[in-house]
Context: one part of a larger RNA
Molecule: small-subunit ribosomal RNA, 3' major domain
Organism: moss metagenome
RNA sequence: UGACGGGGGCCCGCACAAGCGGUGGAGUAUGUGGUUUAAUUCGACGCAACGCGAAGAACCUUACCAACCUUUGACAUGUCCAGUAUGGGUUUAGGAGACUAGAUCCUUCAGUUCGGCUGGCUGGAACACAGGUGCUGCAUGGCUGUCGUCAGCUCGUGUCGUGAGAUGUUGGGUUAAGUCCCGCAACGAGCGCAACCCUCAUCUUUAGUUGCCAUCAGGUCAGGCUGGGCACUCUAAAGAAACCGCCGGUGACAAGCCGGAGGAAGGCGGGGAUGACGUCAAGUCCUCAUGGCCCUUACAGGUUGGGCUACACACGUACUACAAUGGUGGUGACAGAGGGCAGCGAACCCGCGAGGGGGAGCCAAUCCUCAAAAGCCAUCUCAGUUCGGAUUGCACUCUGCAACUCGAGUGCAUGAAGUUGGAAUCGCUAGUAAUCGCAGAUCAGCACGCUGCGGUGAAUACGUUCCCGGGCCUUGUACA
Numbered sequence: 001u002g003a004c005g006g007g008g009g010c011c012c013g014c015a016c017a018a019g020c021g022g023u024g025g026a027g028u029a030u031g032u033g034g035u036u037u038a039a040u041u042c043g044a045c046g047c048a049a050c051g052c053g054a055a056g057a058a059c060c061u062u063a064c065c066a067a068c069c070u071u072u073g074a075c076a077u078g079u080c081c082a083g084u085a086u087g088g089g090u091u092u093a094g095g096a097g098a099c100u101a102g103a104u105c106c107u108u109c110a111g112u113u114c115g116g117c118u119g120g121c122u123g124g125a126a127c128a129c130a131g132g133u134g135c136u137g138c139a140u141g142g143c144u145g146u147c148g149u150c151a152g153c154u155c156g157u158g159u160c161g162u163g164a165g166a167u168g169u170u171g172g173g174u175u176a177a178g179u180c181c182c183g184c185a186a187c188g189a190g191c192g193c194a195a196c197c198c199u200c201a202u203c204u205u206u207a208g209u210u211g212c213c214a215u216c217a218g219g220u221c222a223g224g225c226u227g228g229g230c231a232c233u234c235u236a237a238a239g240a241a242a243c244c245g246c247c248g249g250u251g252a253c254a255a256g257c258c259g260g261a262g263g264a265a266g267g268c269g270g271g272g273a274u275g276a277c278g279u280c281a282a283g284u285c286c287u288c289a290u291g292g293c294c295c296u297u298a299c300a301g302g303u304u305g306g307g308c309u310a311c312a313c314a315c316g317u318a319c320u321a322c323a324a325u326g327g328u329g330g331u332g333a334c335a336g337a338g339g340g341c342a343g344c345g346a347a348c349c350c351g352c353g354a355g356g357g358g359g360a361g362c363c364a365a366u367c368c369u370c371a372a373a374a375g376c377c378a379u380c381u382c383a384g385u386u387c388g389g390a391u392u393g394c395a396c397u398c399u400g401c402a403a404c405u406c407g408a409g410u411g412c413a414u415g416a417a418g419u420u421g422g423a424a425u426c427g428c429u430a431g432u433a434a435u436c437g438c439a440g441a442u443c444a445g446c447a448c449g450c451u452g453c454g455g456u457g458a459a460u461a462c463g464u465u466c467c468c469g470g471g472c473c474u475u476g477u478a479c480a
Stems, first nucleotide, its partner, number of pairs: 001480002003477003007474007015464002019428005026320008034311002042053002064306007073129001077128002079125006087106008109119003131295002134293003140289002142284003145280001147278001152191006158167003171182003197272004202240007211230001216227003243266001246260005322421001326380006338369003343362002348357003387418001392413007434456007
């Protein structure tokens, strides 16, 4: 100087408390451990691994296993020889296929010294080499997590100290903040904080192929449907607006704090992006790059099939429930944000349904995709039920060369556990929790996951003694 203390003081944070809803019990989904296996590819392991890499394992992916094949190689550069531009389709035989041996059709160069000479392509030869998701993240770059959006981390000059170092950065107030004020052997400065950026909330201007009977006219069973118009809504660009600016109180005449007015918004207005010096030899050699080591007829390359989907069990994360604030039937409104041409797909018709036929319109403020809970009426009357839907049987639909291992969906039948969950434990302070649906990425198909979007919409916070994490000062130490 740090670090640590079941030392002290001050102060924060859904840290506790006050509340609301969960997890832990059930079934299922998913990840992990373990076990099994020819293989169940690999990585991630307290917080900060475990719906994580994976924004999509039937083949492919795929790295694993078995079998069958290739060896200058699927890919790059170079040398020599032979042929020829080339590229694509169809098809015969063998084979699981890779591949091997043919047939046939379409298409087909540029330069030229007219020599396959050069470029290009195919085949062959030998060699330099290719190749490796092989090892080392404790050799590394890059990227990322975490403490933590915590308020800290430092430097120059000066001063003090023999020195390590101190001072500044401590103190009195204050703040979300090393934020600001005052004081002070310090005076200044940098990286962080804040602001500058995006978005939401109000208004104005500009602009109207969305919106409007607001206004005028026409028309319809009905609809901005038509003429017409930018008033309003909206869209998207530019501005205005909030600064403790005003008033009162308080404070040290300061910084600030409290109350009030006005205002769409008030004291950081809500949200996002933004992550200081560093810590964890944290994570990643399987994104990529890369040192070293290792393999080179194999640890490389290709193919078919299998596996990653196994199952006495254990854990994490979710979904669905156990019901009457509910289930079922009927009726019935109201979003936002997205996506769409190998696409979204309307009307209409068929089917109980998944879906099929059909093909208008739309490269989209124009067309398509577009809610559910809520509300109203009826019924069920507390039961393993008209709750719950696992499991299983049969029959189908769709995608796709192909749904056996191993896809999703539909109908009929079946109808398991489960009656609110031990110890323990998690999230959340407002348009939040809870609850309801919608969209998107990935994607042929497959979503209870993820990322967004809106609808309905609470309760509670006395307080900081205690648990956890953190900041500043101080004290002890046999620790560095």